[in-house]
Source information: Predicted 3D model of a 90-nucleotide RNA (TPP riboswitch aptamer (THI element)) from Liquorilactobacillus mali KCTC 3596 = DSM 20444. The sequence was found by an Rfam model in a public genome assembly. The coordinates come from a structure-prediction model, not an experiment, and the mean pLDDT is 76.
RNA sequence: AUUAACAAACUGGGGUGCCUAAUUGGCUGAGAAUUACCCAUUGACCUGAUCUGGACAAUGCCAGCGGAGGGAGCUUUGUGUCGAUUGAUA
Numbered sequence: 001a002u003u004a005a006c007a008a009a010c011u012g013g014g015g016u017g018c019c020u021a022a023u024u025g026g027c028u029g030a031g032a033a034u035u036a037c038c039c040a041u042u043g044a045c046c047u048g049a050u051c052u053g054g055a056c057a058a059u060g061c062c063a064g065c066g067g068a069g070g071g072a073g074c075u076u077u078g079u080g081u082c083g084a085u086u087g088a089u090a
Stems, first nucleotide, its partner, number of pairs: 005079005010073001011040004017027003045070003051064004080089003
């Protein structure tokens, strides 16, 4: 100085809206709550927010706010890659 890319595992984070005759129905969504789904910094989700505008039967539906403020692994293993030695890949 170089160390592409990919897969898996473990661990961890997250969400319970609206309508209704209250449900085995309807709407949005991956998921409206399951052993399920989404996400782990290229960040799901939370806060501001009982916010602003639009649409809708209605809503946390859409957009804005937003280059905002927070937010869970800079984990392990394997394939591979680089190197040429028992290595490196924070």